The prediction has a mean pLDDT of 84. Predicted 3D model of a 106-nucleotide RNA (SAM riboswitch aptamer (S box leader)) from Sporosarcina sp. P32b. The model forms 97% of the base pairs in the Rfam consensus. The source organism's lineage runs through Bacteria, Bacillota, Caryophanales, Caryophanaceae and Sporosarcina. Rfam family: SAM riboswitch aptamer (S box leader). Gene Ontology term of the family: regulation of gene expression.
RNA sequence: CUCUUAUAAAGAGCGGUGGAGGGAAGUGCCCUAUGAAGCCCGGCAACCGUCACAUAUGUGAAAUGGUGCCAAUUCACUCAAAGCCUAACGCUUUGAUAGAUGAGAG
Numbered sequence: 001c002u003c004u005u006a007u008a009a010a011g012a013g014c015g016g017u018g019g020a021g022g023g024a025a026g027u028g029c030c031c032u033a034u035g036a037a038g039c040c041c042g043g044c045a046a047c048c049g050u051c052a053c054a055u056a057u058g059u060g061a062a063a064u065g066g067u068g069c070c071a072a073u074u075c076a077c078u079c080a081a082a083g084c085c086u087a088a089c090g091c092u093u094u095g096a097u098a099g100a101u102g103a104g105a106g
Base pairs, nucleotide, nucleotide: 001106002105003104004103005102006101007100013041015040016039017038021031022030023029025078026077027076028075042070043069044068047066048065050061051060052059053058074098079095080094081093082092083091084090
């Protein structure tokens, strides 16, 4: 980097450093000098791994190890279908696509 698969409406600092960006892309709308990103400390969670029970491939426990995450539903929408509502717009639900993270393979 590519493919497969699972998950996502919850949760997480009034800390230090750093100095202007950040929220994947686009369009919006937000966060930010009352300090952005990054790094350190701290924390949340439970995908892999561990333990116990069970083997309809799970249920539960713990949180030392490998990851991840710590504004807003993946911040909203972007594609399609169904429904509702219209003067025009738009709204709700479902699914897909895309992205993110874990695990496996190449």